[in-house]
RNA sequence: GCCGGGAUGGCGGAAUUGGCAGACGCGAUGCGCUCAAACCGCAUUGGGGAAACCCGUACGGGUUCGAGUCCCGUUCCCGGCA
Repeated sequence: GCCGGGAUGGCGGAAUUGGCAGACGCGAUGCGCUCAAACCGCAUUGGGGAAACCCGUACGGGUUCGAGUCCCGUUCCCGGCA
């Protein structure tokens, strides 16, 4: 240099014929249980905001009524070829 794959919460990881983003698990916080803890159970858990609502899928554009998903460019990571 060329080719292929990837980047989503605090972490892992779903959502792929374009249609509620964050299922599920881990972790965390609160409550219950206990003399107290552990285990276990229940609830909450992206950001901003008093709320309404707004923003958010590496970054910047494009297509579309609608994009994590399709197209173009860039950055970084992994693999292959030279």
The RNA shown here (transfer RNA) has 82 nucleotides and comes from an Actinomycetota bacterium. Its Rfam family is "tRNA". Rfam classes the family as a transfer RNA. Lineage of the source: Bacteria > Bacillati > Actinomycetota. The RNAcentral record of the sequence draws on ENA and MGnify.